[in-house]
RNA sequence: UCCUCCUUAGCUCAGCCGGUAGAGCGCUCGACUGUUAAUCGAUAGGUCGUUGGUUCGAGUCCAACAGGGGGAG
Numbered sequence: 001u002c003c004u005c006c007u008u009a010g011c012u013c014a015g016c017c018g019g020u021a022g023a024g025c026g027c028u029c030g031a032c033u034g035u036u037a038a039u040c041g042a043u044a045g046g047u048c049g050u051u052g053g054u055u056c057g058a059g060u061c062c063a064a065c066a067g068g069g070g071g072a073g
Base pairs, nucleotide, nucleotide: 001072002071003070004069005068006067007066010025011024012023013022019056028042029041030040031039049065050064051063052062053061
């Protein structure tokens, strides 16, 4: 320098053919109990890496940039 993949909740990850974002774990509250843990129930938590573009509508498509993994020279 070139090619390729990844970036979504605190963490690990889903998200179909573009139709308005979820799970598990964790946090918080409650139930249970001698107490903790475990178990069960409920709540909260997101500018979907950044900036633009396309579109009635973008996590999803396009471009540039940033960070990370792999490969070639």
Predicted 3D model of a 73-nucleotide RNA (transfer RNA) from an uncultured Clostridia bacterium. It matches the Rfam family "tRNA". By type it is a transfer RNA. The coordinates come from a structure-prediction model, not an experiment, and the mean pLDDT is 80. It was read from a public genome assembly.